[in-house]
Molecule: small-subunit ribosomal RNA
Organism: metagenome
């Protein structure tokens, strides 16, 4: 200093949250050692028990015991007496203190307190200075005795006595007081000063002395010190009253008030004052009140503390002022003071004692106890030292105080060791198995020696005092007494044997707490698996958690760390410094206007506000500096500075304010002009609506999407004339006009507000805003009483829908309308308060001038007012505003301060209600919001594609039967796939196998790799059990290399401390790779420029044009790059090489077959080359792109088809192809082996095949292909079999030979609409072929059966051409199994106006 957190991103606004520093703290863990502080913040709750306030014999008067000792008595332990104890203990009277000190903050919003000031309204014991006195008397009383009451606490009588205790004279400088004077005064009470007059005092102790009197030793009167004692005057300190200014929240407290307000008298105080009393004055107003009375609620203030950059917020614990209270409440005594913490009366409540009659008490003194709390200490020591009371004074007495004690409660200082030490030890952790890390850390060596321990020693804090000695001064008559002041000596420490210091022994006895996703500094392993927990805000956990819990390691602090609660800060988040209000929270709906605020030019005065100088004051402490004292610090001491404040004195006069004069620009008035739905009230008018009377007329009209309800033959609707009635006033009419708003619309009249142009004249600041206040104020509403035509909530009935309390349709009442009178709201909006000044322009339009020119009007140029649109500069978060400001400034008003709850409750005011104003609060949330960005959606628009619909073939959707999925079932029906993009999908081959499932029956280093050690060729035959897997026995025996010792490859067997195989076991949500899909769609992007605060735009938008982001033209863009075309492949012509196996035009031969010979033109084969490029023409377009038309051409505008798939979505698919991370089994979830299963069948689906027939079926004739395969093969001819096939083998590793027949075609017969000569399913029989083996579960092939089915609801799928439909034919899997998949020709169509609609996609 600033960070998280609303978004997919951004900007803003805006709330909530962290970091910070503080604390009289508590909890949690952990805890070494000092210093200095600091400790009931709750119950002002109750209190056992001790102590905290006494002291004075030098104010009086009385006055014991006990223990000791003496003496007498004697019934030898007792009595009396004496002396000490003693004038001493306790109590008494009197003096002075008990009003300090020490606690608490209940109360209290007040002159309590803070500051400054007044006392001319005052007092002040004790202390200090100064003057003056102190004199003569009298009466009593406590103690004590004696009597008596009471349980007790205490109390009643009588009687004795003293005093500095009372009381009366008596003086009286000065004091007090009445009167005069005379002076001061803020002129008022009254103050100073002077005359007269009257008034009011006292107390003695104690010590010495004997100059002066008496008695005459000494002693008392005296004198004398000293302390006291009265009176006055001053001082000091204290204190009371009074005033100015400052001190929280509530206005959902708005009026308070009778001693109130004045004022005479009086009473009371130390003093003023309705402080209190009578009486009087006011009630048509005395006081106080929006500058907040009164009422409610909190609450002790203040220096200061904590916090902040300050400004400010918060706070008022220890320390220091002031107040206030002492059990609640209220009294007053005594006093200098008290209304009195440890006094009294009263009362209440509670406790405790009682003999039941009556007493006794108050810890918010220090300890302590109960209780309360989250929580706060010893029933300790000392008067040593500062302080305090009392004393002459020793001293007494002090839980103020000093000190210890208990607490990591806080600050501050210190330690828990330092140096070396890599084999980088052991252990621990992770690990990619290399190794990293803990870690120089530890061990080992070599020092040190604080602190705690032990041992000695050993402080300052102590100056007084008071004795004694010395020696000086004062006072006397004195060298005496007393007093003072110096100096030796002696005496006083609670804390304490403590601080401190020295030896002693020894690294010994001393580290822990949070934290480690982001913020924020710190990472990884295991475990857990939306579980358990975490969490201060965002948020972590759902099987790979750095966030839960352990651990290892790390980071930060450190005897303390965390964590809770509080304060300020951050937060410019109440903005005084320092905000805002068009959309974010926020302009009153609008005028009128009282108070308040603000306020135009000159001149003159004053000097309140301002500004300067001075002077007082702001208490000490603290807070800052300097210094200095504790070994350092905290912490204490001195000094300085600061204290923005407040008074007082001078002094300045620019502005401000006040006073007085002036002026005209602000503001206004008068006069002339024209404009307007400005407002009120009276009348008038025509068009339509409806209804009524009447013709005409006839079957429908209405009405909608489409319809019904409704109206109509009792005559509707239509249309003709005639009337009634009520409500609006069409064109004109215009982002025109008037009005503060609301709002205002035929016409005419009256009545009346305002604005506005011109010109001048006049007032002279008369001016702006506006809290209350009082007016208006659309539309619903509401109350009387009228109107009611048309519409037309509520309401019925009709349609729509799943439903329709609606949106559509037919009725229709309140109301709309008029008169009064209520209501007082709105998205009352320009979402923008009035008022004034200033600050580019353009260019409409209303109104009213000038001016120039005309003969006159338009046009032009200009002024002022209105009212609109575009822009400059400037604001803005951006949108956007821009002389009609949201600019720039001036005044004033209103309101805002997260979002919900809530504009709600309550309370009050309004109001006939309805409701309106005003206006919270608990609780809850991490946001709520704005504006602009991307992108994606819309039953939003534009423009453009696509078999997308549209046109059309032809088909699923019905049957049968294949397949595949579903569900069901099973021991098992192994798995995966699930819109399109899963379901003839992985499976281009499930009888075993394959196989992953089930069942059984076996195995355990394994079916496979590596390592060891044996042993052997292996392997093939025979053989024993066994369903095999295995297993029993017998034959049999090796290949390389060799230094002959062995190694090596193979096999077989054995081992498992170590290390391991394997797993179609699980996660495609942990990946890789692949693939699918939008989609061959044309789109995806980047560098640089540039515009944006910014996300982003731009470029890629736009105007054309294309299949295309394909090309062209604009254009703040220029350019690229990954898609697009194009290069590659078939394939369409044409050359042109080459010529077997291909081919035969021309020669010969021919067994008539290109069969031979020849022969390469032709056809093909497969190299390589040509061609098409809008290249030519003609139109359109922009002399563009590019389109449309021709021409040539095999072929024309991408020639047809493939291949090829951009950034990127789908957590799309796959852990069972393969790979690969974490997890699981490991005598099993590996491995072997048989046998079943994946083929099951009430069901639904998805794909196909075959058919329903006659464009057909069926028989027989005949014809014409491409592409392909083929040695564990294809496999002719010819023979057999009705067929499948069997036989047999030529040929052929294949342009030569075989599959190999192509089929549909076409020719020719037959069938003649029939469940059929169609259809072919089941079925049964016989059989072939393939395998180790067709039961479960193969394919075909005969013969026999001969099921549905007669073109297939609602729905949907394919194709735009060599396509579609048909028709063969061939190849991969494969031993065998094809209606499937992949290919190949063959024959060959039909449609497309066109994009309104469905569905997908590209642009804007």
């Nucleotide at each position: 200093a600033g960070a998280g957190u609303u978004u997919g991103a951004u900007c803003c606004u805006g709330g909530c949250u962290c970091a910070g520093a503080a604390c009289g703290a508590a909890c949690g863990c952990u805890g070494g050692c000092g210093g200095c502080g600091u400790g009931c913040c709750u119950a002002a709750c109750a209190c056992a028990u001790g102590c905290a306030a006494g002291u004075c014999g030098u104010a009086c008067g009385a006055g014991a015991a006990a223990c000791c000792c003496c003496c007498a008595g004697c019934u030898u332990g007792c009595u009396g007496g004496g002396g000490a104890g003693a004038g001493u203990a306790a109590a008494g009277u009197g003096g002075c203190g008990c009003a300090c000190g020490g606690g608490u903050g209940a109360g209290u919003a007040a002159c309590g307190c803070g500051u400054g000031g007044g006392u001319a309204a005052u007092c002040u014991a004790c202390c200090c200075c100064a003057g003056g006195g102190u004199c003569c008397g009298g009466a009593a009383u406590a103690a004590c005795u004696c009597a008596u009451c009471g349980a007790a606490a205490g109390g009643u009588g009588g009687g004795c006595u003293a005093a500095u205790a009372c009381c009366g004279g008596a003086u009286a400088a000065g004091c007090c007081u009445a009167c005069g004077a005379u002076u001061c005064g803020u002129c008022g009470a009254g103050g100073a000063u002077c005359g007269u007059g009257g008034g009011a005092a006292a107390a003695g102790g104690u010590g010495g002395c004997c100059u002066c009197u008496a008695c005459a030793u000494g002693u008392a009167a005296g004198c004398u010190a000293c302390c006291g004692c009265c009176u006055c005057g001053g001082g000091a300190c204290g204190a009371g009253c009074c005033c100015g200014c400052g001190u929280c929240c509530c206005a959902u407290u708005a009026g308070c008030u009778u001693g109130a307000u004045g004022g005479u008298a009086g009473g009371g105080u130390a003093a003023u004052g309705g402080c209190c009393u009578a009486c009087c004055a006011u009630a048509u107003u005395g006081g106080c009140u929006a500058c907040g009375a009164u009422g409610g609620g909190u609450a002790g203030c203040u220096g200061g503390u904590c916090u902040g950059a300050g400004a400010g917020g918060a706070u008022g614990a220890u320390c220091a002022g002031c107040c206030a209270c002492a059990c609640u409440g209220g009294g007053a005594c005594u006093g200098g003071a008290a209304c009195a913490c440890g006094g009294c009366c009263c009362a209440g409540a509670c406790u405790c004692c009682u003999a039941c009659g009556g007493g006794a008490g108050g810890c918010a003194g220090c300890a302590g106890u109960g209780g309360g709390g989250a929580a706060u200490a010893u029933u300790g020591c000392g008067c040593a030292a500062u302080g305090g009371g009392c004393g002459a004074a020793a001293g007494c007495c002090u839980g103020a105080c000093g000190c210890a004690g208990c607490a990591a409660c806080g600050c501050c200082g210190c330690g828990u060791g330092g140096g070396u030490g890599a084999a980088g030890a052991a252990g621990g952790g992770u690990u990619u198995c290399g190794g990293c890390u803990c870690g120089u850390a530890a061990a080992g060596c070599c020092c040190u020696g604080u602190c705690a321990g032990g041992u000695g020693g050993g402080a300052a804090g102590a100056a007084g005092u008071g004795g004694u000695c010395u020696c000086u001064g004062g006072u006397u008559a004195a060298u005496a007494c007393c007093c003072a002041a110096a100096g030796g000596c002696c005496u006083u420490g609670a804390c304490g044997g403590u601080a401190c210091c020295a030896c002693c022994a020894g690294a010994g006895g001393a580290a822990g707490c949070a934290c480690c996703g982001g913020c924020u500094a710190a990472c990884u392993c295991c475990g857990u698996g939306c579980c358990a927990g975490c969490a201060g805000c965002c948020g972590c956990g759902g099987u790979a958690a750095u966030a839960c819990g352990g651990a290892g390691g790390g980071u930060g602090c450190a005897a303390g760390c965390g964590u809770u609660g509080u304060u300020c800060g951050g937060a410019u988040u109440u903005a005084c410094u320092g905000g805002g209000c068009g959309u974010a929270a926020a302009g009153c709906g609008c005028g009128u206007g009282u108070a308040g605020g603000c306020g135009g030019u000159u001149c003159g005065g004053c000097c309140g506000g301002u500004c300067c100088c001075u002077g007082g004051u702001g208490a000490a402490a603290g807070c800052c500096c300097u210094g200095g004292g504790c070994u350092u610090a905290a912490c204490c001491c001195a000094g300085g500075a600061a204290g923005u404040g407040c008074c007082c004195g001078g002094g300045a006069u620019a502005c401000u304010a006040c006073c007085g004069a002036a002026c005209u620009u602000g503001a206004g008035u008068c006069c002339u002009g024209g404009a307007g739905a400005g407002g009120g009230g009276a009348g008038u008018g025509g068009a339509a609506u409806u209804c009524c009377c009447g013709g005409u007329g006839u079957a429908g009209a209405g009405g909608u999407g489409a319809a019904a309800u409704u109206c109509g033959u009792a005559g509707a609707u239509a249309u003709c004339g005639g009337g009634a009635g009520g409500a609006a006033c069409a064109c004109c009419a215009g982002u025109g006009g008037c009005g503060a708003a609301g709002g205002c619309g035929a016409c005419u009249c009256c009545c009346u507000g305002g604005a506005c142009a011109g010109a001048g004249a006049c007032u002279g600041a008369c001016g702006c805003u506006g809290a209350g206040a009082c007016g208006c104020g659309a539309a619903a509403g509401c109350g009387u009483g009228g109107g009611g035509a048309g519409c037309a909530a509520a309401c019925a009935g009709g349609a729509u829908u799943a439903g329709a309390u609606a949106c559509c349709c037919u009725g229709g009442u309140a109301g709309u309308c008029c008169a009064c009178g209520c209501c007082g709201u709105a998205a009352a909006c320009g979402g923008u308060g009035c008022u004034c000044a200033c600050u580019a322009g353009g260019u409409g339009u209303a109104g009213c001038g000038g001016g120039u020119a005309u003969u006159g009007a338009c046009c032009c140029c200009u002024g002022c007012u209105g009212u609109g649109c575009c822009g400059a500069a400037g604001c803005u978060a951006a949108c956007g505003c821009a002389u009609u400001a949201a600019g720039u400034g001036a005044g004033c008003c209103g309101c805002c301060u997260g979002g919900g709850g809530a504009g709600u409750a309550c309370g009050g005011c309004c109001g006939c209600a309805a409701g309106g104003c005003u206006a919270a609060a608990a609780c809850u949330c991490a946001a709520a919001g704005g504006a602009a960005u991307u992108g994606a959606c819309g039953g939003g628009g534009g423009c453009c594609c696509g078999c997308a619909c549209a046109a059309g073939c032809g088909g699923u959707g019905g049957a049968g039967c294949a397949u595949g999925u579903g569900g069901c079932u099973u021991a098992a029906u192994u798995c995966g796939a699930c819109g399109c993009a899963a379901c003839g999908c992985g499976a281009a081959g499930a009888a075993c196998c394959u196989u992953a499932c089930c069942u059984g029956g076996g195995u355990u280093a394994g079916a496979c790799a590596a390592c060891a050690c044996c042993g052997g060729a292996c392997a093939a035959c025979c053989u024993u059990g066994g369903a095999a897997a295995c297993u029993u026995g017998g034959c049999c025996u090796u290949c390389c290399c060799u230094u002959c010792g062995g190694g090596g490859a193979c096999c077989g067997g054995u081992g498992g401390c170590u290390u391991c195989a394997g797993g179609u076991g699980c996660u495609g949500c942990a990946u890789g790779g692949c693939u699918g899909u939008c989609g061959u769609c044309a789109g995806c992007u980047c560098g640089u420029g540039u515009c944006g605060u910014g996300a982003g735009a731009u470029g890629u938008u736009g105007g054309g044009u294309u299949a295309a982001g394909u090309c062209c033209c604009g254009c703040a863009a220029c350019g690229a790059g990954c898609g697009c075309a194009a290069c590659c492949c078939c394939u369409g012509u044409c050359c042109u090489u080459a010529g077997u196996u291909g081919c035969c035009a021309u020669c010969g031969g021919u067994u008539c077959g290109g069969c031979c010979g020849g022969g390469c033109a032709c056809u093909c084969u497969a190299g390589g080359g040509a061609u098409a490029c809008u290249g030519c023409c003609c139109c359109g377009g922009u002399g563009a792109a590019c389109g449309g038309g021709g021409a040539g051409g095999a072929a024309g505008g991408u020639g047809g088809g493939g291949a090829u798939g951009a950034c990127g979505u789908c957590a799309a698919g796959u852990c069972c192809u393969c790979a690969u991370g974490g997890c699981c089994c490991u005598u099993a979830u590996g491995c072997c082996c048989a046998g079943g299963g994946c083929u099951a069948c009430a069901c639904a689906c998805g794909u196909g095949c075959u058919a329903c027939a006659a464009u057909g079926g069926c028989a027989g004739g005949u014809a014409c292909a491409a592409a392909g395969g083929g040695u564990c093969g294809c496999u002719a001819a010819g023979c057999c079999g009705c067929a499948a096939g069997g036989u047999g083998g030529a040929g052929c590793a294949a342009a030569u030979c075989c599959c190999a027949a192509a089929a549909a075609g076409c020719c020719u017969g037959u069938c003649u609409c029939a469940g059929u000569u169609c259809g072919g399913a089941u079925u049964g029989g016989a059989g072939u072929c393939u395998g180790c083996a067709a039961c479960u579960c193969g394919a075909c092939u005969c013969c026999a059966u001969g099921a549905a089915g007669g073109u297939g609801g609602a729905a949907u799928c394919g194709c735009u051409a060599g396509u579609a439909a048909u028709c063969c034919c061939g190849g991969a899997u494969c031993a065998g199994c094809a209606u499937g998949c992949c290919g190949g020709g063959g024959u060959g169509a039909a449609u497309a106006c066109g994009u309104u609609c469905c569905c997908g996609g590209g642009c804007c």